[in-house]
Context: one part of a larger RNA
RNA sequence: GGAUGAACGCUAGCUACAGGCUUAACACAUGCAAGUCGAGGGGAAACGAUAUUGGAAGCUUGCUUCCGAUAGGCGUCGACCGGCGCACGGGUGAGUAACGCGUAUCCAACCUGCCCAUCACUUGGGAAUAACCUUGCGAAAGUAAGACUAAUGCCCAAUGACAUUUAUAGAAGGCAUCGGAAAUGAAUUAAAGAUUUAUCGCUGAAAGAUGGCCUCGCGUCUGAUUAGCUAGUUGGUGAGGUAACGGCCCACCAAGGCGACGAUCAGUAGCCGGACUGAGAGGUUGAACGGCCACAUUGGGACUGAGAUACGGCCCAGACUCCUACGGGAGGCAGCAGUGGGGAAUAUUGGGCAAUGGGCGCAAGCCUGACCCAGCAACGCCGCGUGAGGGAAGAAGGCUUUCGGGUUGUAAACUCCUUUUGUCAGGGACGAGUAGAAGACGGUACCUGACGAAUAAGCCACGGCUAACUACGUGCCAGCAGCCGCGGUAAUACGUAGGUGGCAAGCGUUGUCC
Numbered sequence: 001g002g003a004u005g006a007a008c009g010c011u012a013g014c015u016a017c018a019g020g021c022u023u024a025a026c027a028c029a030u031g032c033a034a035g036u037c038g039a040g041g042g043g044a045a046a047c048g049a050u051a052u053u054g055g056a057a058g059c060u061u062g063c064u065u066c067c068g069a070u071a072g073g074c075g076u077c078g079a080c081c082g083g084c085g086c087a088c089g090g091g092u093g094a095g096u097a098a099c100g101c102g103u104a105u106c107c108a109a110c111c112u113g114c115c116c117a118u119c120a121c122u123u124g125g126g127a128a129u130a131a132c133c134u135u136g137c138g139a140a141a142g143u144a145a146g147a148c149u150a151a152u153g154c155c156c157a158a159u160g161a162c163a164u165u166u167a168u169a170g171a172a173g174g175c176a177u178c179g180g181a182a183a184u185g186a187a188u189u190a191a192a193g194a195u196u197u198a199u200c201g202c203u204g205a206a207a208g209a210u211g212g213c214c215u216c217g218c219g220u221c222u223g224a225u226u227a228g229c230u231a232g233u234u235g236g237u238g239a240g241g242u243a244a245c246g247g248c249c250c251a252c253c254a255a256g257g258c259g260a261c262g263a264u265c266a267g268u269a270g271c272c273g274g275a276c277u278g279a280g281a282g283g284u285u286g287a288a289c290g291g292c293c294a295c296a297u298u299g300g301g302a303c304u305g306a307g308a309u310a311c312g313g314c315c316c317a318g319a320c321u322c323c324u325a326c327g328g329g330a331g332g333c334a335g336c337a338g339u340g341g342g343g344a345a346u347a348u349u350g351g352g353c354a355a356u357g358g359g360c361g362c363a364a365g366c367c368u369g370a371c372c373c374a375g376c377a378a379c380g381c382c383g384c385g386u387g388a389g390g391g392a393a394g395a396a397g398g399c400u401u402u403c404g405g406g407u408u409g410u411a412a413a414c415u416c417c418u419u420u421u422g423u424c425a426g427g428g429a430c431g432a433g434u435a436g437a438a439g440a441c442g443g444u445a446c447c448u449g450a451c452g453a454a455u456a457a458g459c460c461a462c463g464g465c466u467a468a469c470u471a472c473g474u475g476c477c478a479g480c481a482g483c484c485g486c487g488g489u490a491a492u493a494c495g496u497a498g499g500u501g502g503c504a505a506g507c508g509u510u511g512u513c514c
Base pairs, nucleotide, nucleotide: 001514002513003512004511006510007509008508009507010506013384014383017380020376021342026340027339028338030337031336032335035084036083037082040081041080043077044076047075048074050071051070052069053068054067055066056065057064058063059062091295092294093293100220101219102218103217110212111211115208118205119204120203122201123157124156125155126154133146134145135144136143137142163188164187165186166185167184168183173178193200194199221267222266223265228258229257230256233255234254235253236252237251238250240248270292271291272290273289274285275284276283277282297318298317299316300315301314320331321330322329323328348374350373351372352371356370357368358367359366360365387417389415390414397408398407399406400405422451423450424449425448426447427446431441458503459502460501461500462499463484464483465482469498470497471496472495473494479486480485
């Protein structure tokens, strides 16, 4: 000098953009953050319409209003069965020195819901069960029994292959063990309907795309005041398991495997694209944005599923908090706000699904603290303003003086001009695609007019390094200080004032990196 997720002191007019718990992966009140489909189903708790009907009031005497009852035949729909989603999106960096990450490439063995294109099919039956009803238990959370019923829920059968298994067969390639293509048999295995008749689905096969698992080369911090480490350990055979390879697991056999090219142990740490600095080499760093990984109160476990580290799923154990009728239960903000605590220190319990994106749905649409916006704080960066021209009697005042003057200083006054900004008034968007409707931001940005220099400057320094000097006070005191150093009676170094220099809505100090 540059940089910063900064903090502190003094000061402060505005816009746009970007960022805002670096500390306690500390504990959390409250609200919201994942639902959706009635075009799968049985149904009807609530609301509405309609129809029928009972009662009351009013009168226009057959209408209106109000209160009920009945009707799933409608619009719809709480709870329930079922489908898809909840494995995405969002958070955090505790753990991890590892195929975790980065990069590159090949071999061996793989899976992939939704999506795209292709081929084939969608036949016939059955038994249950939730809701509802009845009866119990319990303070609650909840739970037991009986009876009834439906489905795109479950089961059986038919058909069925280019699928799977198996038998025969054995081509290419190989000296051979081997290798296994085509072909021919056998066995096994599927489906679901809805509808407004436009469509949307269901099943099997093979292919693609997307996503994922796994293997391997190289790279990836410090310590030798850590030198030996290892028995599923290293390898083989066989069996099991897996989507798949593999000591992944098991039985048997062999005795191996790693290590001064640093094993093991200990400490520290998420990794990268990048960021800062530097002429570069390099050094430091990994906030924000993007990719990968890991985690979700601590530890362990599986289930479901195409897919699970399953944050807002389940079970067990521990710690903690809460409820309790003491028998027993409930919970998990490292989601968005917010609270306490810690700390030098970090924001609103805001608006909206209008846009982008996601889930479900044929769709209308619903949900979405993702996201888009607004609020707070100069935390950063960019830009703008605090006026411009003229104006010497060089006014007054201040400071200083050798008392002549000098300086503040064209600075002010005064005159003329402008209105960025500001206030008021009028108009008023783009973002909205489309046949139409739909804007949180927002009456915002912007445009026009009126008014009037009006609403707007500080901070630090002035001995040398280092741009900028005098007076007074103080008297090794009070104090200053980054280094050298200054102060003991003429201090350009302390304090104040005038002046000057630097930067400027900031300035200075402190911390950290180059």
The prediction has a mean pLDDT of 82. Small-subunit ribosomal RNA, 5' domain from a metagenome, 514 nucleotides, folded computationally. Its Rfam family is "Bacterial small subunit ribosomal RNA".